[in-house]
RNA sequence: UGAGUCGGCCGGGUGGCCGCGGUGUCGCUUCGCGGCAUCGAGGAAAGUCGGGACUCCAAAGGGCAGGGUGCUGGUGAGAGCCAGGACGGGGUGACCUGUCGGAUCAGGGCAACAGAGAAAGACCGCCGAUGGCUGGCCGAAUCCCCUCACGGGGAUGAGGUCGGCACAGGUAAGGGUGCAACGGUGCGGUAAGAGCGCACCAGCGUCCGGGGCGACCCGGGCGGCUUGGUAACCCCCACCCGGAGCAAGGCCGAAACGGGGAGGCCUGCCCGGCCAAUCCCCAGGUGGGCCGCAAAGAUGGAUGGCCACACAGCCGGAUACCCGUAAGGGUCCGGUGGACAGAAUCCCGCUUACAGGCCGACUCACCGU
Numbered sequence: 001u002g003a004g005u006c007g008g009c010c011g012g013g014u015g016g017c018c019g020c021g022g023u024g025u026c027g028c029u030u031c032g033c034g035g036c037a038u039c040g041a042g043g044a045a046a047g048u049c050g051g052g053a054c055u056c057c058a059a060a061g062g063g064c065a066g067g068g069u070g071c072u073g074g075u076g077a078g079a080g081c082c083a084g085g086a087c088g089g090g091g092u093g094a095c096c097u098g099u100c101g102g103a104u105c106a107g108g109g110c111a112a113c114a115g116a117g118a119a120a121g122a123c124c125g126c127c128g129a130u131g132g133c134u135g136g137c138c139g140a141a142u143c144c145c146c147u148c149a150c151g152g153g154g155a156u157g158a159g160g161u162c163g164g165c166a167c168a169g170g171u172a173a174g175g176g177u178g179c180a181a182c183g184g185u186g187c188g189g190u191a192a193g194a195g196c197g198c199a200c201c202a203g204c205g206u207c208c209g210g211g212g213c214g215a216c217c218c219g220g221g222c223g224g225c226u227u228g229g230u231a232a233c234c235c236c237c238a239c240c241c242g243g244a245g246c247a248a249g250g251c252c253g254a255a256a257c258g259g260g261g262a263g264g265c266c267u268g269c270c271c272g273g274c275c276a277a278u279c280c281c282c283a284g285g286u287g288g289g290c291c292g293c294a295a296a297g298a299u300g301g302a303u304g305g306c307c308a309c310a311c312a313g314c315c316g317g318a319u320a321c322c323c324g325u326a327a328g329g330g331u332c333c334g335g336u337g338g339a340c341a342g343a344a345u346c347c348c349g350c351u352u353a354c355a356g357g358c359c360g361a362c363u364c365a366c367c368g369u
Stems, first nucleotide, its partner, number of pairs: 001365010013309006020040009042340001046351002049349005054245004066241005071084005085100006101236002107234002109230002123175002125171003130168002132165007141156006183201006202226002204223008249291004258282001261280001263275004311338001313336006321330003
C1' cells in the first nucleotide's frame, strides 16, 4: 500500500420558503378560524416468530391424552444471551459454520434400489478334516478246488494306504452389492477358515491416578467384550405448558322499539290540593362519545415537499507545489452523489432488509529498509 476477519458505533448536515398532526395559550366576526409556543418515526418502526406486562373468560387438587424443550457453567421475569465441551465441515490465515439426553444393560418397528445376507447371511470362491460314493495297491482271517504231503490256485474280505468326486457338510479370509456387511495389520493355527490363540493399533466396558465448578481432558491397568444405522418412527427419562387478545376490556349514553305508573310541583314525610296523559319516569346499551393511550400518537391513519449551499464517498483528468526511499498520498479541475424502509397498547428478544462512513483488535500478500 492492497485484500480481508471479528467487535462496537453512525446511518445524512446547514439555511430559506410552503405544508401536515397533537398539546398549551391568546385573540376573534366563536357549528369554527387565526396568531404564538412546544412536541412530532427506526436500527430495524418490517416479519408478527418467541417471551412478558395489561385485560376478559375458564380454573380446588391430582392424573390421562396432546404439545414443547433436551451437552456444561453463568446470567435473565422468560424467550434468550455470553463463555466453554465433544464430534464434524470450510478457509493459506485472522476466523466462520453444522450437530448435541437414551440404540450392550426397557421394548417394538423400519432400511427404497442393489445384494446371498441389513443382525445375523453361503451367490461366486476355498475346503471337504468327518460321514458318503468310487479307483489303485497292501492285506489278517474264513471258505472252496488240485495234491499223499510240501505246496499251489480261487472266492469273500476286517483293516491299512495313495488318490478321485464335490453329495451331506464346514468356512464370513478373498470376490462382488451397498451410504452402511459384523474391528485393522502381522504371526501362529487349520482340511479350509475364523479373536480360535498371541503381539501391536482402534473402539467399548470397567478400575485407578491427576486436572477442571462442570460438560470433559491427560496418563495407566484389566476384560477378546468387538456390541452396526435410525429416536425428525413409536417409545423411555428429565423439565415445562389453560384459552383469547387493545377490534382485549371499562365508563357515559340519542332516537326508535319495548315495559311500567310507584309521576311532577307545593313539600323532607303524611293528609290534602294543583298540574300532565301529544306528559313524566324506568331498564337494557345500538348509532355515538370518553377511558384504556404514552414527552409522536389515531380517527382508514400527521410526521412531508421544493430550492440553495457546502460535505463524505465514487468516476475521469492535471502534476506547478507539498509529504514519502518507494508503491502512493495530499492538492487542483469536471462529473456524479446519500441505502433499507415508515409507528398504531407497551416492553424484552429472534429473524430478515440495508448505499455509505467512523473507531478498535487481528490476518494474509506485496513494496522499501
Predicted 3D model of a 369-nucleotide RNA (Bacterial RNase P class A) from an Acidimicrobiales bacterium. Lineage of the source: Bacteria > Bacillati > Actinomycetota > Acidimicrobiia > Acidimicrobiales. Its Rfam family is "Bacterial RNase P class A". By type it is a ribozyme. Of the family's consensus pairs, 85% are formed in the model. A source record names the gene rnpB.